[in-house]
RNA sequence: GGGCCUGUAGCUCAACGGUAGAGCCAGCCGCUCAUAACGGCCAGGUUGGGGGUUCGAAUCCCUCCGGGCCCA
Numbered sequence: 001g002g003g004c005c006u007g008u009a010g011c012u013c014a015a016c017g018g019u020a021g022a023g024c025c026a027g028c029c030g031c032u033c034a035u036a037a038c039g040g041c042c043a044g045g046u047u048g049g050g051g052g053u054u055c056g057a058a059u060c061c062c063u064c065c066g067g068g069c070c071c072a
Base pairs, nucleotide, nucleotide: 001071002070003069004068005067006066007065010024011023012022013021018055027041028040029039030038048064049063050062051061052060
């Protein structure tokens, strides 16, 4: 320098263009003499930034930024 993949909750990841979710973690409660385990409840998001397309964008297009892989 060229190509490809990737960025969503604290972490790991989902989500035909049509209400952004799950598990774990955290918090509260139950159980227990107590802790763990287990059970119940529950909070948490400018979907990396900007722009475009569209009635409508996490999703499609452009650009920038971060990370990873391959080639030179």